A computed fold for a 99-nucleotide RNA from a bovine gut metagenome, annotated as THF (Tetrahydrofolate) riboswitch aptamer. The model forms 94% of the base pairs in the Rfam consensus. RNAcentral holds the sequence, with entries from MGnify. Its Rfam family is "THF (Tetrahydrofolate) riboswitch aptamer". Rfam's curators write: Tetrahydrofolate (THF) riboswitch was first reported for Ames et al. as an RNA motif in 5' untranslated (5'-UTR)regions of folate transport and biosynthesis genes in Firmicutes genomes. The family has 101 seed sequences and 747 matches in Rfam 15.1.
[in-house]
RNA sequence: CAGAGUAGAAAGAGCGCGUCAAGUGCCGGGGAACGGGAUGUUGUCCACGGACGAAAGUGUCAGACAGGGGGACGCUGCGAUGCUCUUUCGCGUCCGCUG
Repeated sequence: CAGAGUAGAAAGAGCGCGUCAAGUGCCGGGGAACGGGAUGUUGUCCACGGACGAAAGUGUCAGACAGGGGGACGCUGCGAUGCUCUUUCGCGUCCGCUG
C1' cells in the first nucleotide's frame, strides 16, 4: 500500500404455515448478540404490554333422503407470512490477520 472476514439486507429458487387469522407491519419500556481484540455508530434479534388489522375462488371425495352449513385432499390466488439454499451487497477509528 492492497485485501479478507460480523450482525444483517435484497433478489431468485425450493419446501412449508395461515386464509377457521397465526404471522408480518406500528407504538412503548426492558433484555441479548453484533469482523479476532478495544471503542463507537448503524442496523438486527428476543420476550412482554398496547393499538390497528386481511382475499378468497374452485374441483374431487367422504357424509346426508335432499338442501344449507361443516370436514378431508387438490388446483389457482392471497399474506409487508416462516425456514433453507444460491447470488449480490455488507464496520468508522486503533490494533490484529493475509499478500